Annotation: Predicted 3D model of a 102-nucleotide RNA (SAM riboswitch aptamer (S box leader)) from a soil metagenome. The coordinates come from a structure-prediction model, not an experiment, and the mean pLDDT is 81.
RNA sequence: UCUUAUCGAGAGUGGCAGAGGGCCGGGCCCGAUGAAGCCACAGCAACCCAGACCGAAUGAAGGGUGCUAAUUCCCGCUCGCAUUUUUGCGAGGAAGAUAAGA
Numbered sequence: 001u002c003u004u005a006u007c008g009a010g011a012g013u014g015g016c017a018g019a020g021g022g023c024c025g026g027g028c029c030c031g032a033u034g035a036a037g038c039c040a041c042a043g044c045a046a047c048c049c050a051g052a053c054c055g056a057a058u059g060a061a062g063g064g065u066g067c068u069a070a071u072u073c074c075c076g077c078u079c080g081c082a083u084u085u086u087u088g089c090g091a092g093g094a095a096g097a098u099a100a101g102a
């Protein structure tokens, strides 16, 4: 980089640190009752491996990876419907994240 699948669910405490963070733009949020980052421990999930139990189906422990504010926080592009403006709703797309494969 490409392909496929999933993305309305789930899961946090402590220590160090010290002002940012949620990719970008807009919005809206989180943050000195402590952001990013690092460490420890804990947890969630079940994509891959594994394969207990079992007649079969299902698929446990364990391992790899990932994750633990807000729908992927919402919108951004296209189409449809409603709407006086403004905006709302729905469908799809793009982008992104994760996994597995190439």
Base pairs, nucleotide, nucleotide: 001102002101003100004099005098006097007096012041013040014039015038016037020030021029022028024076025075026074027073042068043067044066047064048063049062072095077092078091079090080089081088082087
Of the family's consensus pairs, 97% are formed in the model.